Record summary: A computed fold for a 72-nucleotide RNA from Parcubacteria group bacterium GW2011_GWF1_45_5, annotated as transfer RNA. Its Rfam family is "tRNA". Rfam classes the family as a transfer RNA. NCBI's taxonomy places the organism under Bacteria, Bacteria candidate phyla. The coordinates come from a structure-prediction model, not an experiment, and the mean pLDDT is 80.
[in-house]
RNA sequence: GCCCUCGUAGUUCAACGGAUAGAAUGCGAGAUUGCGGAUCUUGCGAUCGAGGUUCGAUUCCUCGCGGGGGCA
Numbered sequence: 001g002c003c004c005u006c007g008u009a010g011u012u013c014a015a016c017g018g019a020u021a022g023a024a025u026g027c028g029a030g031a032u033u034g035c036g037g038a039u040c041u042u043g044c045g046a047u048c049g050a051g052g053u054u055c056g057a058u059u060c061c062u063c064g065c066g067g068g069g070g071c072a
Stems, first nucleotide, its partner, number of pairs: 001071007010025004018055001026044006048064005
């Protein structure tokens, strides 16, 4: 330098172009308990950036940034 691939809650992962972006775990509050743990209820929290296509983009396209891999 070229090519491929990945980027979503604190973490690990979902999401035929149309869901209120979902689950687990974590954290806060409550219930329960002699106190904890476990369990139950409830709340908090995310789409890497900028453009483009589209009635509609997490999803498709381009460029950039970052991680991983291959070739030179």